The RNA shown here (transfer RNA) has 84 nucleotides and comes from a Gemmatimonadota bacterium. RNAcentral holds the sequence, with entries from ENA and MGnify. The prediction has a mean pLDDT of 80. It matches the Rfam family "tRNA". Rfam's curators write: Transfer RNA (tRNA) molecules are approximately 80 nucleotides in length. It is annotated as a transfer RNA. Gene Ontology term of the family: triplet codon-amino acid adaptor activity.

RNA sequence: GCCGGGGUGGCGGAACUGGUAGACGCGCGGGACUUAAAAUCCUGUGGGCGAAAGCCCGUGCGGGUUCGACCCCCGCCCCCGGCA
Numbered sequence: 001g002c003c004g005g006g007g008u009g010g011c012g013g014a015a016c017u018g019g020u021a022g023a024c025g026c027g028c029g030g031g032a033c034u035u036a037a038a039a040u041c042c043u044g045u046g047g048g049c050g051a052a053a054g055c056c057c058g059u060g061c062g063g064g065u066u067c068g069a070c071c072c073c074c075g076c077c078c079c080c081g082g083c084a
Base pairs, nucleotide, nucleotide: 001083002082003081004080005079006078007077010026011025012024019067027045028044029043030042031041032040046057047056048055049054060076061075062074063073064072
């Protein structure tokens, strides 16, 4: 240099065909149980503003297409593998 795969919460990892992003697990907060703890069970858990209701933002970065983009198109960055 060329080809292929990938980048989504604190972490791992889903999201089929463009149509409510974050399922599920781990971790963490709160609660139950316990003499106390572990284990187990229940519940909550992206960010900002706000008293709340709610509003806005958010899929590596920047653009584009579209009524609508993690998903399609263009450029760039990073990681893994292959070829030279």